[in-house]
RNA sequence: GGUCCCAUCGUCUAUCGGUUAGGACACAUGGUUUUCAUCCAUGAAAGAGGGGUUCGAUUCCCCUUGGGACCGCCA
Repeated sequence: GGUCCCAUCGUCUAUCGGUUAGGACACAUGGUUUUCAUCCAUGAAAGAGGGGUUCGAUUCCCCUUGGGACCGCCA
């Protein structure tokens, strides 16, 4: 340098064009308990940046950024 893959709550992840963006763990509050732990309920929390297509984009296309895999070049 070329090709390909990935980027979503604090973390791990679901989503395959129309969702209130869901789940687990963690966290906060409350309940249970003599206390702690466990357990239960509730809550807060996310689409890397820009542009395009579309009635509608996290999803499709292009560019950029960051990460990864393979190949190549130099020495």
A computed fold for a 75-nucleotide RNA from an uncultured Pelagibacteraceae bacterium, annotated as transfer RNA. It was read from a public genome assembly. It matches the Rfam family "tRNA". Rfam classes the family as a transfer RNA. Its mean pLDDT, the model's own confidence on a scale to 100, is 81.